About this RNA
This is a predicted structure of a 1428-nucleotide RNA (small-subunit ribosomal RNA) from an uncultured Acidobacteriota bacterium. The coordinates come from a structure-prediction model, not an experiment, and the mean pLDDT is 83. Rfam family: Bacterial small subunit ribosomal RNA.
RNA sequence: ACGCUGGCGGCGUGCCUUACACAUGCAAGUCGUACGGGAAAGCGGGGGCAACUCCGUGAGUAUAGUGGCGCACGUGUGAGUAACACGUGACUACCUACCUUUGAGUGGGGGAUAACCCCGCGGAAACCGGGGCUAAUACCGCAUAAACAUCGCGAGAUCAAAGAAGCAAUUCGCUUAUGGAGGGGGUCGCGGCUGAUUAGCUAGUUGGUAGGGUAAUGGCCUACCAAGGCGAUGAUCGGAAGCCGGCCUGAGAGGGCUCACGGCCACGCUGGAACUGAAACACGGUCCAGACUCCUACGGGAGGCAGCUGUGGGGAAUUUUGCGCAAUGCGGGAAACCCUGACGCAGCAACCCCGCGUGGAGGAUGAAGUCCCUUGAGACGUAAACUCCUUUCGACCGGGACGAUUAUGACGGUUCCGGAGGAAGAAGCCCCGGCUAACUUCGUGCCAGCAUGCCGCGGUAAUACUGAGGGGGGCAAGCGUUGUUCGCAAUUAUUGGUCGUAAAGGGCGCGUAGGCAGUGCGUUACGUCUCCUGUGAAAACUCUGGGAUCAACUCACAGCCUGGAGGCGAAACUGCCGUGCUUGUGUGUGGGAGAGGUGCGUGCAAUUCCUGGUGUAGCGGUGAAAUGCGUAGAUAUGGGGACGAACACCUGUGGCGAGAGCGCGUCACUGGACGACAUCUGACGCUGAGGCGCGAGAGCUCGGGGAGCACACAGCAUUAGAUACCUCGGUAGUCCUAGCACUCAGCUAAGAUAGCGUGGUGUGUCGCGUAUCCAAUCACGACGUUCGUCAGCUAUAGCGUUAAGCAUCCCGCUACGAGAGUACGUUCGCAAGACUGAUACUCAAAUGAAUUGACGCGGUCUCGCACACGCGGUGGAGCAUGUGCUUCAAUUUGACGCAUCGCGAAGAACCUUACCUGGGCUCGAAGCUGCAGUGGACCAAGGUGGAAACAUCCCUUUCCGCAAGGAGUACUGCGGAGGUGCUGCAUGGAAGUCGUCAGCUCGUGUCUUCGAGAUGUUGGGUUAAUUAUCGCAACGAGCGACAGGAGUUAUCGUUAGUAGGGAUCAGGUCAAGCUGGGCACUCUAGCGAGACAGCCUCUGAUAACGGGGAGGAAGGUGGGGAUGACGUCAAGUCCUCAUAGUCUUUAUGUUCAGGGCGACACACGUGCUACAAUGGUCGGUACAGACCGUAGCAAAAUCGCGAGGGGGAGCUAAUCGGAAAAAGCCGGCCUCAGUUUGGAUUGGAGUCUGCAACUCGACUCCAUGAAGCUGGAAUCGCUAGUAAUCGCAGAUCAGAACGCUGCGGUGAAUAUGUUUUCUGGCCUAGUACACACCGCGCGUCACAUCACGAAAGUGGGUGAUACUAGAAGCCGUCCCGCACAACCCGCAAGGGGGGCAGACGUCCAAGGUAUGACUCAUGAUUGGGGUG
Repeated sequence: ACGCUGGCGGCGUGCCUUACACAUGCAAGUCGUACGGGAAAGCGGGGGCAACUCCGUGAGUAUAGUGGCGCACGUGUGAGUAACACGUGACUACCUACCUUUGAGUGGGGGAUAACCCCGCGGAAACCGGGGCUAAUACCGCAUAAACAUCGCGAGAUCAAAGAAGCAAUUCGCUUAUGGAGGGGGUCGCGGCUGAUUAGCUAGUUGGUAGGGUAAUGGCCUACCAAGGCGAUGAUCGGAAGCCGGCCUGAGAGGGCUCACGGCCACGCUGGAACUGAAACACGGUCCAGACUCCUACGGGAGGCAGCUGUGGGGAAUUUUGCGCAAUGCGGGAAACCCUGACGCAGCAACCCCGCGUGGAGGAUGAAGUCCCUUGAGACGUAAACUCCUUUCGACCGGGACGAUUAUGACGGUUCCGGAGGAAGAAGCCCCGGCUAACUUCGUGCCAGCAUGCCGCGGUAAUACUGAGGGGGGCAAGCGUUGUUCGCAAUUAUUGGUCGUAAAGGGCGCGUAGGCAGUGCGUUACGUCUCCUGUGAAAACUCUGGGAUCAACUCACAGCCUGGAGGCGAAACUGCCGUGCUUGUGUGUGGGAGAGGUGCGUGCAAUUCCUGGUGUAGCGGUGAAAUGCGUAGAUAUGGGGACGAACACCUGUGGCGAGAGCGCGUCACUGGACGACAUCUGACGCUGAGGCGCGAGAGCUCGGGGAGCACACAGCAUUAGAUACCUCGGUAGUCCUAGCACUCAGCUAAGAUAGCGUGGUGUGUCGCGUAUCCAAUCACGACGUUCGUCAGCUAUAGCGUUAAGCAUCCCGCUACGAGAGUACGUUCGCAAGACUGAUACUCAAAUGAAUUGACGCGGUCUCGCACACGCGGUGGAGCAUGUGCUUCAAUUUGACGCAUCGCGAAGAACCUUACCUGGGCUCGAAGCUGCAGUGGACCAAGGUGGAAACAUCCCUUUCCGCAAGGAGUACUGCGGAGGUGCUGCAUGGAAGUCGUCAGCUCGUGUCUUCGAGAUGUUGGGUUAAUUAUCGCAACGAGCGACAGGAGUUAUCGUUAGUAGGGAUCAGGUCAAGCUGGGCACUCUAGCGAGACAGCCUCUGAUAACGGGGAGGAAGGUGGGGAUGACGUCAAGUCCUCAUAGUCUUUAUGUUCAGGGCGACACACGUGCUACAAUGGUCGGUACAGACCGUAGCAAAAUCGCGAGGGGGAGCUAAUCGGAAAAAGCCGGCCUCAGUUUGGAUUGGAGUCUGCAACUCGACUCCAUGAAGCUGGAAUCGCUAGUAAUCGCAGAUCAGAACGCUGCGGUGAAUAUGUUUUCUGGCCUAGUACACACCGCGCGUCACAUCACGAAAGUGGGUGAUACUAGAAGCCGUCCCGCACAACCCGCAAGGGGGGCAGACGUCCAAGGUAUGACUCAUGAUUGGGGUG
C1' cells in the first nucleotide's frame, strides 16, 4: 500500500511518485512619544420651501506620505552537491545591527523634497511627466576631538551627533570609543559511496616578487619570473547521493536507512547580475534573458504555494480552502497595543504504538438443531436455554476544573465527578498435506482450479481444488496479502571460510614497488600502554526516581557518547638509530655423478631410390578382396652407390632440468644441484602486484631440405548410405636457419618459503666407519627418488617427514548452475587467434565422494534338451478347434511376448445364456420372516385364447376350541429384494510366472561421519543344492534346499486266502478251478526287511567329497509324483465365490417364444488324417493295464450289410457286464500309380438320443473320390522304459471329442562336451541408469515465444574544445548633452567641485557555428542463446 471487517480512548504520524502546474483567501509588519498634513460616518445645533449647506462634536481619532526599525529570523523543500558540503578536533589574518560593561560628547547653522494643490488632445491599464508650497530623529556644512581610526619619521593633520515625551524630576533616544555575550567569515589534520571494460590529469596550472581587491588570509585578481603540482595508498573521468545526531537489525563486529524531532548545508519557475543593508547577491525585494500562465484598446503590462489550507495532474498511496493569538516565542512600539497558517488547538485516516470493552458466576435430560456414523454411538457442549449478579466503555441527565500572574481560555461545557436504567449498543480475519499449531463429509474428476515460500496437489474414494456443511487452530479491532531491511548466513569469514577430486594454485622462472623477516647490547619514543585536562550540543539510548488509575507518553538526575586534541610519564614488544654475533644467505678449497643447455663434426642397423648381375611370374594387401606394382622382367636374392630422418640392445616407478623437456659417439663452450672441509663475509634474507624472460604440439612468414610417415585430396573396398573405421597412393607438414605465435588433462588436477613431530622396506649419488689382501656388497650420515604405515588431518576416497599433519610469511584464485570463456570495449598478433571479461533472460537444481541395486556383443566361474550330437514334428494340403479381422438385430464376455489363442468351457439344438427381436410381470422368478388387512380358500385336474409365459372359466373346499381366539394357507399393502451392470488400477481368496532357480533374511557382535551400509552370505576345493567341509570378526538362527514323515513303483519275508490262484490229490466236462480238498506259486493287501557312501581301493589338506570295485532286485537324491522361500510383473480373475464404492429399481431386475454365441474375403495358433510298400487291403490268430456300471453296465440266443433293433440272464461288482485291446504274428492280393494311396466334398437312404436334430448333433450304408507325392524363411519337443508308435479307459454328458485326464503294449538313436546362441546363478571392475537399457542423453531441422548482440543509418540527452555573440549589471575612462539648493572662491556675474543621462571599454548569461567524445532510444536485415 491493497483485500475483508470495524466499539472506545490516549500518544504520535500523514505526497516515499512530477524541485509538475497552480484558481481563491491568509502566511511581515509596526511606530503619531521622529515629521508635515489630516478626514469620514454618526450625533447635536443653526440656515433653507426643498435640494442642500454651515457650526460644534466625532478628533488631532482613522490614516496615505516622509522618516526609523524589521523584512537575511521564523516557515518549506532536498533539485543540485563527492565538496572543507558535513562530522570531529585544532587555528585566526577578520566582521558583528539589536542586548550588555565602562568612558566621552550631544554647541551653532543651512538648503531641499514627498504628502498636498494645480496642469497634461500623457496612457486602455500599470503608471508617468511638468508647475507651485511645507516638515523632520530625512539631507549638508561649521565648531569641539580625550579615546579610536587613517596619513606622517615626528611635531602634527583629518574625521561626529537629533531630537522626542513630560508641569517637573526624569525617561527614551543620538554621536564616538572600549570590553562582553551570542552570531558569523576564513584556514588546516583526520573520517565516511561505487566503477580500471575510466591511467594518466593540470596552463592561473604549482611556486615566487610587486600591486589590486576584501571585514579578512590567499592565484581571489593582474603583471613579471621560475617549471612546477596531482596520480596505482587510484589522480582524471563516469555513475548514483544532501551530511550528521540518530533509527532498524545483530551476542558483538558489522549490515541497512536518513520519515518524524534536533544541528549544519543548499535551493526558492530556469540561467545570470548587482543594489540596499550590520549581515543577502535576498522564497512572499530589484534588473536582464528564457520557458510557461494571465490581462490588453495590440501600443504595452502582470505573475512565481519546495509558507498554511485548497485544486488539477501523476500514482499502489498521504488529511480541513477549520478555530485562536488564551499559552510559548518572533517583529515593531515608551506603552496601551498591533502583527504572527511560527505556534497552541480542533477536524479527517485502525497509518504506527499503548490501554480498555463486547459480560461474570452457576447451570446436564448432556435439550432442540446441525454435522458425522461401524446405526451402538460421537461432536458442537456449560456452549445455549434457565437462575443469580455486575455496569467498565458508549449513549442519556446534572455539576464543572488545572492550564492564568491583577486581567485575558481557541481548546470547551473538554478532562474529571455525580446520577438513572438495562446484558443491554459493540467480532472479525486468516489458516487446518509436510516444513507448521489445527480433520472430516459432500461436490468435481489433470476438468474447473490451487501454488502460499519450497516440496507439490487434481486423471472417481482429494485432510492440498470450488462451494457448501460441520469441527478445529492462530491472532484479535483487527486479520491476511504484497513490498522493503537486518538476522538465521561462518552464504564476503577483521572477529570468522576456502582452493588434489565439489567453484578455486598463475604454464614456469627472474625480479621492481610493497608486505614479512635470525641473534646480543645500548639509545630513542612513531606505533603501544598508564594517569590527568578540556571537548564530544540538546533530544535519543541505559539505570534510578517522579507525573498521568496502568501503559504508550512525559519530567528530573546519573551513566553513556567506545572519538578527536593537549600534557606528565613507562619502555616489554614492533619501528628508527648505533654497535656486535654466526646458525640464515653468499663465498673459498679440493671432489665425484648426470639423456642439463648451445655449437661443429662423425658413425651405423633399417627404409627408399639408382646402377649393373642371378632369376621367373607373379608380387603386394585384407576378415575376404580390389585399386596398385610386374614379361619394357617386378617381388625375391647377392654386389656397388646416393639421400634424408631416427638413434635398437644398454634402459631401470634410474638420472638431469624452473617448467616445457632431454637418450648413437667425439670435441669445444657453458648453467645448476650435491657431498666433504669450516676459509672469508656478517642478515647481505623470503615472497613478489605491475614488469621482463622461457614456454610441447599444431599453425604462420622467408629461404633450404625432403628417405620414411602423413591432415587435405584422389582411388579400391565395406555399407541401406560410408564425406569413416580397412586398404593402394599422396601434398602441405614433420627436418634445418632466422622470425612470429604463447595455447594444452602445460596434471602430482597439489604456488613458493624456512621450522617441528613415530618407525619400516627398496633404489641413485657422495662421504665416512668397520671387517678384509680387496667394500659395488655390512653399519652410519647427507641429498634425491619409490612403496607401505603411526599420530594427525579429511565430506569421503585417501594423504601421511617428498603431507592433503602442526605452525610462519608472501603472492595468486573462488563465491549455485546454465547463458559463457560468449558479447561489447581495450591491448597484442601477418593471420589464425590470445589476454582481460560481463548483462538480460532462465532453472531448483548443477556438482563431489561413497552405498545398494539394475544394466552392458565388460570379465572370471558355473547350471539347464541352452547349444552341439541325434530322433520325430510344426511351417505346405484337407478337415477339426481356438483367436484376430470383418459382418450382423445379436454374432454375450474374459484372456494378448515367454506366462493369450483344443485357454475360463470336464462338453452352446431348448436349457445353459450373460447377447438380439418380440410378448408378459413390478414385494417382483426363489426361500425365510415381521406387522396389518381380506378371503374360505389354495393346490391339483379339465376347458377356452395364445408361440409360450400367462390370462380366464369351470370344478373343489381347512384344522383345534363352548366362545374369544389360535394354527395353517392364499391374496393385498408396508418393511427387508435383484443385477453375469462398472472399477482386478479400491480389495480378499485361490491361482499364473521367474523357478524346484538356490537363493532370501534376522539376532547379537564387529567395522563405518558409529551414514546409506558392510561383515556373516566373501575365499579354497566340493555338491543337484548357501549341499557339506576347511579357512576367516564373526558367532548363531529363521524361511527355502536336503532329509524325515505320507502316497506310488522296483526285490524279498511274514500274515491272510475270497469273489483271486491253480502245483500236488480226488471228482468231473466237448471244453473250462467246473466241484471237493488245499493256499505251494501268481496275485490281492496289511505288517516287516532292504540302500547308509555301509564295505574295499585310489585321489584329495589326513576334510568335505569324488573315481573305481565287490555284494545286491535296486548304488550314489534307484524311477516317478505331491511339495514352490523373500519377492517381481498395479501380470490374470468383481463372469466361481466374497467384498468397498458407484450406477440401475414398471428395469441394467425377472419370465417366455424365436434367433444368436455355429456368420466368412482373409490372417495366425493348437491338433487330427495323410501324401504310402517299415505300406494298403482281406482272412486267420496271440498278449495288457487302469477304469466304469442300479435314473446304470448289460451277456447269451435272435433280426439287420451296418449304425442299430429286440431281448433281459447276471451284476450295488477281484464273483456279472462294458471288453473286441491295437500295433504284433501267420497267410493271400496290390507293385510305385494321384494308385486297392488319400479320404475331403457332395447326392441318396438310414439309425440313435432327445419335447424338438431346419438354422445346428453323432453314427451307419450306397454312390461321389477334392487337395495332397514329405513341405521356403523359420521354428518346437525329447536323454530311457524316454522319444517315436499302438490301442484302451474315464470325467463332462440325454445326445454330441481329432480336445483333456489317465492306462498299459511295442520300443530306439545320440551326447558324457561347453567354443558359440538363449535362460538362470555366484564373484568382480565400470556407470552420467534408479519408472533401473523398453534407461538416460546429444545435435540439426520445423513451429511458437522471450531477452540479448551486430547492422546502412535515424532521433534525443550530457558534458568538452575552438570561434562567434554580447542583455542586465559592477568596475574603468570620457562626460562638449541635461540639470545645478547646501560646500569653496567671488561684491556680483560667474567659476570650482559634485550629480544625472549618454558613449566607449574589460568581464559575462542565454543564443549561434564547427569538431570530436560519452550515453539512451530506435532500425530493413542478421547472429547465436533461453523456454515450450